[in-house]
RNA sequence: AAAUUAACCAGCCAAACUUCAAGUGAUUGAAGGACGGAAAGCUACGAGUCUCAAUGAGAUGGUCGGGUUGCAUAU
Numbered sequence: 001a002a003a004u005u006a007a008c009c010a011g012c013c014a015a016a017c018u019u020c021a022a023g024u025g026a027u028u029g030a031a032g033g034a035c036g037g038a039a040a041g042c043u044a045c046g047a048g049u050c051u052c053a054a055u056g057a058g059a060u061g062g063u064c065g066g067g068u069u070g071c072a073u074a075u
Base pairs, nucleotide, nucleotide: 003075005072012037013036017032018031019030020029021028022027035062041068042067043066045065046064047063048060049059050058051057052056
């Protein structure tokens, strides 16, 4: 340095649900809360799914894949 792995140490994120706010909506943000996660960090490039004032625009990265970045180290 790279790969693998989630054992140890140190930690990290946060499903459903509740409250408030934003949005036509899918959904998103904050607080609480933990179902889970080795990238459940970021990215809308491809596919899937969803929404709408629909031949376009938007949402979803915790649907899958790709790209990219990062912690630890028994191997």
The RNA shown here (c-di-GMP-I riboswitch aptamer) has 75 nucleotides and comes from a Thermoplasmatales archaeon. The sequence was found by an Rfam model in a public genome assembly. Rfam family: c-di-GMP-I riboswitch aptamer. Its family is annotated with cyclic-di-GMP binding in the Gene Ontology.